[in-house]
Description: Transfer RNA from Culicoides brevitarsis, 71 nucleotides, folded computationally. The prediction has a mean pLDDT of 80.

RNA sequence: GUCACUUUGGUCUAGUGGCAGGACUUCACAUUGUGGCUGUGACGGCGAGUGUUCGAUUCACUCAAGUGACA
Numbered sequence: 001g002u003c004a005c006u007u008u009g010g011u012c013u014a015g016u017g018g019c020a021g022g023a024c025u026u027c028a029c030a031u032u033g034u035g036g037c038u039g040u041g042a043c044g045g046c047g048a049g050u051g052u053u054c055g056a057u058u059c060a061c062u063c064a065a066g067u068g069a070c071a
Base pairs, nucleotide, nucleotide: 001070002069003068004067005066006065007064010024011023012022013021018054026042027041028040029039030038047063048062049061050060051059
């Protein structure tokens, strides 16, 4: 330099046009003599922008970051 892939809460991960799901973590409550474990509940997310569409995490383009192959 060319080409391809990935980006979803603090972390890991599912989803594929129609309200974004789960696990861990955190917080609150219950339990316990205390803590832990356990149970219940809550908070927290689609990398940025533009477009297509009645509707975009999903489709198209640009950008950013990362990874790989070739040179």
It matches the Rfam family "tRNA". By type it is a transfer RNA. From the family's description: Transfer RNA (tRNA) molecules are approximately 80 nucleotides in length.